Predicted 3D model of a 585-nucleotide part of an RNA (large-subunit ribosomal RNA, domain I) from a marine eukaryotic metagenome. Rfam family: Bacterial large subunit ribosomal RNA. The coordinates come from a structure-prediction model, not an experiment, and the mean pLDDT is 82.
Context: one part of a larger RNA
RNA sequence: AGUAUACGGUGGAUGCCUUGGCACUUAGAGGCGAUGAAGGACGUAGGUAACUGCGAUAAGCUUCGGGGAGCUGUUACACAAGCUAUAAUCCGAAGAUUUCCGAAUAGGAAAACCUAUCUCGUUGAAGACGAGAUACCAUGCACUGAAUACAUAGGUGCAUUGGGGCGAACUCAGGGAACUGAAACAUCUAAGUACCUGAAGGAAAAGAAAACAACAGUGAUUCUCCAAGUAGCGGCGAGCGAACGGGGAACAGCCUAAACCAUGGUUGUGUAAACCUGCAAGUGUUGCAAUCAUGGGGUCGUGGGGCGCUCAGGAUCAGUUGCAGCUGAUCAUGCGUAUGUACUUUGUGAAGUUGAAUCAGUUGGGAAGCUGAACCAAAGACGGUGAUAGUCCGGUAAACGAAUCGCAGAGACAACGUAGAGAUGACCCCGAGUACCGCGGGACACGAGAAACCCUGUGGGAAUCUGGGAGGACCACCUCCUAAGGCUAAAUACUACUAAGUGACCGAUAGUGAACCAGUACCGUGAGGGAAAGGUGAAAAGUACCCCAAAAGGGGAGUGAAAUAGACCCUGAAACCGUAUACUU
Numbered sequence: 001a002g003u004a005u006a007c008g009g010u011g012g013a014u015g016c017c018u019u020g021g022c023a024c025u026u027a028g029a030g031g032c033g034a035u036g037a038a039g040g041a042c043g044u045a046g047g048u049a050a051c052u053g054c055g056a057u058a059a060g061c062u063u064c065g066g067g068g069a070g071c072u073g074u075u076a077c078a079c080a081a082g083c084u085a086u087a088a089u090c091c092g093a094a095g096a097u098u099u100c101c102g103a104a105u106a107g108g109a110a111a112a113c114c115u116a117u118c119u120c121g122u123u124g125a126a127g128a129c130g131a132g133a134u135a136c137c138a139u140g141c142a143c144u145g146a147a148u149a150c151a152u153a154g155g156u157g158c159a160u161u162g163g164g165g166c167g168a169a170c171u172c173a174g175g176g177a178a179c180u181g182a183a184a185c186a187u188c189u190a191a192g193u194a195c196c197u198g199a200a201g202g203a204a205a206a207g208a209a210a211a212c213a214a215c216a217g218u219g220a221u222u223c224u225c226c227a228a229g230u231a232g233c234g235g236c237g238a239g240c241g242a243a244c245g246g247g248g249a250a251c252a253g254c255c256u257a258a259a260c261c262a263u264g265g266u267u268g269u270g271u272a273a274a275c276c277u278g279c280a281a282g283u284g285u286u287g288c289a290a291u292c293a294u295g296g297g298g299u300c301g302u303g304g305g306g307c308g309c310u311c312a313g314g315a316u317c318a319g320u321u322g323c324a325g326c327u328g329a330u331c332a333u334g335c336g337u338a339u340g341u342a343c344u345u346u347g348u349g350a351a352g353u354u355g356a357a358u359c360a361g362u363u364g365g366g367a368a369g370c371u372g373a374a375c376c377a378a379a380g381a382c383g384g385u386g387a388u389a390g391u392c393c394g395g396u397a398a399a400c401g402a403a404u405c406g407c408a409g410a411g412a413c414a415a416c417g418u419a420g421a422g423a424u425g426a427c428c429c430c431g432a433g434u435a436c437c438g439c440g441g442g443a444c445a446c447g448a449g450a451a452a453c454c455c456u457g458u459g460g461g462a463a464u465c466u467g468g469g470a471g472g473a474c475c476a477c478c479u480c481c482u483a484a485g486g487c488u489a490a491a492u493a494c495u496a497c498u499a500a501g502u503g504a505c506c507g508a509u510a511g512u513g514a515a516c517c518a519g520u521a522c523c524g525u526g527a528g529g530g531a532a533a534g535g536u537g538a539a540a541a542g543u544a545c546c547c548c549a550a551a552a553g554g555g556g557a558g559u560g561a562a563a564u565a566g567a568c569c570c571u572g573a574a575a576c577c578g579u580a581u582a583c584u585u
Stems, first nucleotide, its partner, number of pairs: 001584009015570001016535002020506002022503007029495002031166002039101003042055003046079001049075003061095006070083003106115003116134007136163003139159006170201001171199005181188001185235001211218002222249005232240002253487003256431001260296010274283002276325006301465001303430004307425002309422003314331006333419005339414003343411008352400003358373005374391002376380001382394003436460007446472001467482005522529002542569001545556004
């Protein structure tokens, strides 16, 4: 030195465990913010480093409710001083307080700081201190007010008017790549994806046919299964990829513009032309046209509406007066609503309450194990307890509970909407720089193609039902529909957040980056990058006392079932390092 055996050291694999994750399900909630948010800084305890809580009223203050014996949060023991049956601590609800920064908003600034003005208060006064107000934009109202007479622009003030910023995904809109694939690459693809921006909601968007279809019919939108990887598109390459129709989910329909009527304003014209009609009386800034505003009317494709005509129609009032008619408004009646509520009622959420039933022996450190004999069960979910507990504890099934605050449904009330019939005339209306056409683009599964339909940058530019659009160039016939205004629940998408639960999901190199004081330590000028690190024991019972040695570490003694469980603490593999013995060289 090697090999072997035994015993150790080192190391932290493996096994077991789980406080943390991951993925879902069912409900809830779907926002917060100038009444100052999200996020922070700095403070705050008797002594207080950090976390948590809170805010100069600072681990808290008030009221109401729950609860009932201990309490003064955690790491974190111990001490001090206290509180508490006059009900504390704790839990819920409603309030109060809530420094400074931050949209940050009096002005400024290198965030958590500096400096003001006005009003009020404290003070004898100055000063100082304290309280409040003082940003910008939009809207509304008021007052002022140029060039320029009226006016307008502008200015000022007021507002318990609104906005601003933050937030995970989902939604819509405005912009919009490249890698890549095509085995290269340019049309194409990736993809209208990623990303940027704007806007909104609990969903959003879409939506009541100028739709489909095909000689038969359907009847808003959205989502889904099929149709179908079909028809098509495509350097006919790579690839892209419908619709009709059928089955389901969910269902809901409405309001305007115009014609016409009334009222009012303005402008023009203008004088008996007017005042609902007839007769009589009376009035007199009344008439006509244009335009604007408000109210009525009206909303459709078997075309609808207006105007004129015929029939029907409860009450009251009005249209200068009387009589007769006519018209309009209001009320009543019926029906409806997607609107509202200091009302009623039901349910539900935010603390909680009640809640059945087991003992003995035995092994053991310990019983829940084993043996024997019982019991409950609308409860044999789960977790804990010194090993594996229906009957020990918390719970579970079931039942019950709110002073206060919230949510939902129904009713009631209010508000709002709506309600006569008919034929006929062909007089009026039926959404204009629109439809449509040319050129250039985009979007449609569809790449200019035979390329319709849809959107529009640009140039031209109609009609009003004997009007228009569509049915994939175009024309005819036929059929369907009625553009150029608007609203609309549900079925659908998502989950930062809350509650309950589930898992042939992980179990500390896994599972979140993070089971542990982690977006921390640390790195980087910065944008940004980004760790490692869990386990004594049932209970600290965490080794009194003695000895060696003197931060340490160890030997006795003691605790404990166990100390080779002694805090570098469960188990404790291998590499690696030793000690002893044997053999070999």